[in-house]
RNA sequence: AUGGACUCUGGAGAGCGGCCGGGUGGUAAUCCGGCCCACCGAAGGGGAAGGCACGUUUUUCGUGCCCACACUCUCAGGUUACCGGACAGAGGAGCG
Numbered sequence: 001a002u003g004g005a006c007u008c009u010g011g012a013g014a015g016c017g018g019c020c021g022g023g024u025g026g027u028a029a030u031c032c033g034g035c036c037c038a039c040c041g042a043a044g045g046g047g048a049a050g051g052c053a054c055g056u057u058u059u060u061c062g063u064g065c066c067c068a069c070a071c072u073c074u075c076a077g078g079u080u081a082c083c084g085g086a087c088a089g090a091g092g093a094g095c096g
Base pairs, nucleotide, nucleotide: 006091007090008089009088010087015037017036018035019034020033021032022031023030024029038079039078040077044075045073046072047071050066051065052064053063054062055061
């Protein structure tokens, strides 16, 4: 000097969905679980444009390895608030 960890701050998107069961409770409310449908992409994860090597029926095809995004998929996660959240900013000392 740089990077990481850590701290603070900012931080999008998408149903306060339907049904069933249970607890607290007392006819209000709230919590937990299960199933179903519809959605989101910015925890994490998968994919690959391409590259290298070997072989081959050799301007082609196959195999193996490496491999990027905020792209894509939606496994996971998420869809009032809270929490989470990729990523970003700040985080030396003294005086007033």

Predicted 3D model of a 96-nucleotide RNA (Glycine riboswitch aptamer) from a Gammaproteobacteria bacterium.
The coordinates come from a structure-prediction model, not an experiment, and the mean pLDDT is 76.